[in-house]
Context: one part of a larger RNA
Order: sequence, then structure tokens, then C1' cells
RNA sequence: CUGGGCUUAAAGAGUUCGUAGGCGGCUCAGCAGGUCAGGUGUGAAAUCCCACAGCUCAACUGUGGAACUGCGCUUGAAACCGCUGGGCUUGAGGGAGAUAGAGGUAAGCGGAACAGAUGGUGGAGCGGUGAAAUGCGUUGAUAUCAUCUGGAACACCGGUGGCGAAAGCGGCUUACUGGGUCUCUUCUGACGCUGAGGAACGAAAGCUAGGGUAGCAAACGGGAUUAGAUACCCCGGUAGUCCUAGCCGUAAACGAUGAGCACUAGUCCGUGGGGACCCUCACAUCCUCUCGGACGUAGCGAAAGUGUUAAGUGCUCCGCCUGGGGAGUAUGGUCGCAAGGCUGAAACUC
Repeated sequence: CUGGGCUUAAAGAGUUCGUAGGCGGCUCAGCAGGUCAGGUGUGAAAUCCCACAGCUCAACUGUGGAACUGCGCUUGAAACCGCUGGGCUUGAGGGAGAUAGAGGUAAGCGGAACAGAUGGUGGAGCGGUGAAAUGCGUUGAUAUCAUCUGGAACACCGGUGGCGAAAGCGGCUUACUGGGUCUCUUCUGACGCUGAGGAACGAAAGCUAGGGUAGCAAACGGGAUUAGAUACCCCGGUAGUCCUAGCCGUAAACGAUGAGCACUAGUCCGUGGGGACCCUCACAUCCUCUCGGACGUAGCGAAAGUGUUAAGUGCUCCGCCUGGGGAGUAUGGUCGCAAGGCUGAAACUC
């Protein structure tokens, strides 16, 4: 390189946007770069192939032919790719009218629980465990009532429910704001898809500076358990968890399944719209579009399974894999305050 693959065997980048590039709807006319055909020139000899001939045969050699699948020039063709010009509406987008939602940001507010403080009642235990002890308590604990303060999280509703590109998002109200869906088919007229580099976002932990700290809780101290117990259990407890600004850029970042488009049996459930039926409304029923699920046909699959949300059938583009260990290590580069991230071998060995 050809080929084969990527749910679980090695392999889909965490996600999106987007540059170059690749690919790209229907139709008319033209051009002739690609494409195709004819002619012509060239394509040294030898070699290869065919026929015949010469050495007794063969190898070998000679003669003739064919071939040299290529390239140049030239004459044509115009379906397809390309280019130029014109048109179209189904792809894509805009508009109008509706509509669901924990989508995002900021501010304000609320109740339960918890902890602390002060005061009242009360008077000996409380707490904790398998059992205990450490611990707390006559300087009055635990319990109970009242008032106040504080921080964090939002029970029920709550749902194989919803929204978001992913990470993720859940008390209530307000302001600002992103996206989606449905209906109309009103406008633009291919404006599209993917996307090497690149950019932005990106849980938790961690880092820097400043605040905050109720509960929980790495580290740490103590009590138990045990042969030991640097653990599991218990009593404490600091970073941290929270907020503001900035870094980090990783996860079993998972559907372990890249994005887009088209096609290919159904049944049932849910979500959000629109329509029909009905004299009207509501319910029910039916149709249709969107999203989320369960089962299942054909097919696919090593099987498990998957199955219109494909892992089926095809097309386009990107990423990635190529035996195990060594190793996501060394080295170089680059990013980072650091921790470390990204890129990423070989010797050797089985």
C1' cells in the first nucleotide's frame, strides 16, 4: 500500500463549533479540463510471447512477426465528473402564530432539619456498640419549651417524566437569555454534510488569592477488634466540601456503540403539539409530527444480544486498531504555579 476491523476480543477523540480539504438535490443551455473513440508520430537493441531455422538434441543462437498495456500531436463525442450561465423547491435556512421544559446567568425570598448561644422546667445520667470503651455530664448534660444566630441542602410532587452538545440541571419569585417542538406553506433558493489543524465548553479531586465553615469528613489523635489491625466499628477532628476571581483538562467523561442522510414487518407504554369524529364542550376513539422507553419480524452477530433510537441495507466525511508484557514507561517537544496533561518509542522477553 492492498485488505480486514472498532457494544463486550486491540480499536469511536469527553462534547460541540468551525478553517483547509473531501463529498454533495432537481432541471435547461453551453465549454471541453477529466472521460471515451478514431487517425498519426514515438515507444533503441536485448529480454518476454509466436512461427521457422542452425549447432546430433537441449540449453544456446539466428531470422521474421507480434507485443511494448505508455506518452505527444490531431480529429471527433458530450452521457457522467468538472467549469460557466439561466431556472426550480423537495435539502437547508428565514418569517408568522402557538407551545412544553430541574436549559443557562443574576438577584431576592421561604419552610423543615441540623448546630451553637441565652433563658425557663428538671435532676443523673447521656451517648455509642455485636458487646464495650474512649467521649459528654452536678461548673447541671441527655430530655423538653421559648427566643436569637449561622451555614449547607431543598422531603412530598418525582415518574424506564422533562431539558441540555456533552459535562450536567430539582424549594419559590422576578429580571435577562439559549435551544427545541407543532401549525401555516408566507419568503430565500442548494445557502448543505463532514471536518486534519484550531477554538470554546468540560463531573469529582487538586492548585492560587480572598472570604465562609452548620453538617459531613481524607490526613491526624484516641477507644475497640485482632496473633498483628498503619483497616472494617466507635468518639473526636484539619484540609476539603460552600462563595468570588483565576488555573487544571482528566473519569467505567459509558449506550464501553463518531456525525449526517436515505431505505427496510409490527405490537404496546409514556412526553409535547396539530387534526378528524361528536349538534357543542369534556372524556374516549382514530390519524399525524417530535422526543423518551418495553417487546419483537426479517436481517445481522462468535455468542450474549441488536432489531425504524440498528449492532440491518447503502452512501459521504472524520477519529482510531494491527499479539501479550516492557509501557501510557523512557526520551524529545509542548502546555501547567504545581500535581501533572497531550504527543509517545526501543532494547529485552513470552

A computed fold for a 350-nucleotide part of an RNA from a metagenome, annotated as small-subunit ribosomal RNA, central domain.
The coordinates come from a structure-prediction model, not an experiment, and the mean pLDDT is 88.
It matches the Rfam family "Bacterial small subunit ribosomal RNA".